[in-house]
A computed fold for a 73-nucleotide RNA from a Clostridia bacterium, annotated as transfer RNA. The prediction has a mean pLDDT of 81. Its Rfam family is "tRNA". It is annotated as a transfer RNA. It was read from a public genome assembly.

RNA sequence: GCCCAGUUAGUCUAGUGGCCUAGGACGCCGCCCUCUCACGGCGGAGACAGGGGUUCGAUUCCCCUACUGGGUG
Numbered sequence: 001g002c003c004c005a006g007u008u009a010g011u012c013u014a015g016u017g018g019c020c021u022a023g024g025a026c027g028c029c030g031c032c033c034u035c036u037c038a039c040g041g042c043g044g045a046g047a048c049a050g051g052g053g054u055u056c057g058a059u060u061c062c063c064c065u066a067c068u069g070g071g072u073g
Base pairs, nucleotide, nucleotide: 001072002071003070004069005068006067007066010026011025012024013023018056028044029043030042031041032040049065050064051063052062053061
């Protein structure tokens, strides 16, 4: 350089056109519990890499860019 795959909260991940104001786990915050901590219970905040296109409608399809991983001369 070329080819392939991927990018969703602090971390790991589900969701592949409308049922989604995107679900779960750990973590974080608050409350309860406890003499206190831990454990446990309840609640809360937090994410679709960036840009463009297709579509009535995009996290999902297409293109470009960035980044990550793999293959290859």